[in-house]
RNA sequence: CCUCGAUAAAGGCAAACCCGUCGAAAGGCGGGCUCGCAAAACCACCGGUCUUAGGGGCGAUCCUAAGGCAGCGGGGCUACCGAA
Repeated sequence: CCUCGAUAAAGGCAAACCCGUCGAAAGGCGGGCUCGCAAAACCACCGGUCUUAGGGGCGAUCCUAAGGCAGCGGGGCUACCGAA
């Protein structure tokens, strides 16, 4: 240095739920809490998936992402510690 990941040390993050807030929604953010996490840091590039305001459609419980999800998988990129 690479791979790897201890019942190690020091720290870190925070699902569901509840409260507030933003949003058409999905969902985001802040607080509480603590299921879990070695990238549960970051990036929607690929697949997947959620939503449907606007648009399409005679209409519908239909179609559509320019909106989301990185704690669904892959990929990219950066990083703490160091037993085997």
The prediction has a mean pLDDT of 89. This is a predicted structure of an 84-nucleotide RNA (c-di-GMP-I riboswitch aptamer) from a Gammaproteobacteria bacterium.